[in-house]
């Protein structure tokens, strides 16, 4: 340099044009319990990486840039 992937809650991650973005852990509250764990029940938390474009609507599609993997290739 070049290709494929990804960036969404605090951490893993889904959703893939339809207007209330969601699950699981974690977090606060409450039940259980002598009391702690698990267990239940509820409840907070999101500039969806920037920045444009398409479109009546864009987490989604398109181009740039950023940031990370992971191959190749060049130098050495």
């Nucleotide at each position: 340099g070049g290709g494929c992937c990804g960036g969404u809650a605090g951490c893993u991650c889904a959703g893939u044009g339809g207007u209330u973005a969601g699950a699981g852990c974690a977090g606060g509250g409450c039940g259980c319990u002598c009391a702690u764990a698990a267990c239940g029940c509820u409840u907070u938390g999101g500039u969806g990486g920037c920045u444009g474009g398409u479109u009546c609507a864009a987490u989604u599609c398109c181009a740039g840039c950023u940031c990370g993997g992971c191959c190749c290739a060049c130098c050495a």
The RNA shown here (transfer RNA) has 76 nucleotides and comes from a bacterium. The prediction has a mean pLDDT of 82. The same sequence occurs in records of 3 taxa. The RNAcentral record of the sequence draws on ENA. It matches the Rfam family "tRNA". It is annotated as a transfer RNA.